Background: The RNA shown here (transfer RNA) has 76 nucleotides and comes from a Planctomycetota bacterium. It matches the Rfam family "tRNA". Rfam links the family to the GO term triplet codon-amino acid adaptor activity. The source organism's lineage runs through Bacteria, Pseudomonadati and Planctomycetota.

RNA sequence: GGGGGUAUAGCUCAGCUGGGAGAGCGACGCCUUUGCAAGGCGUAGGUCAGGGGUUCGAGCCCCCUUACCUCCACCA
Repeated sequence: GGGGGUAUAGCUCAGCUGGGAGAGCGACGCCUUUGCAAGGCGUAGGUCAGGGGUUCGAGCCCCCUUACCUCCACCA
């Protein structure tokens, strides 16, 4: 330098064919207990990596950029 892949909640990840942003774990609160743990119920938490475009509508499609992973190539 070229090809491919990944980027979504604090963490691990889903998100189907473009239309509701979600799960588990974690955090917090309540119930239960003498107390703790376990269990039950609930709440908060999001620049969907960044920018631009297409569209009535983009996490999803197109372009550019960034970071990381991987394969290949190059360098006397």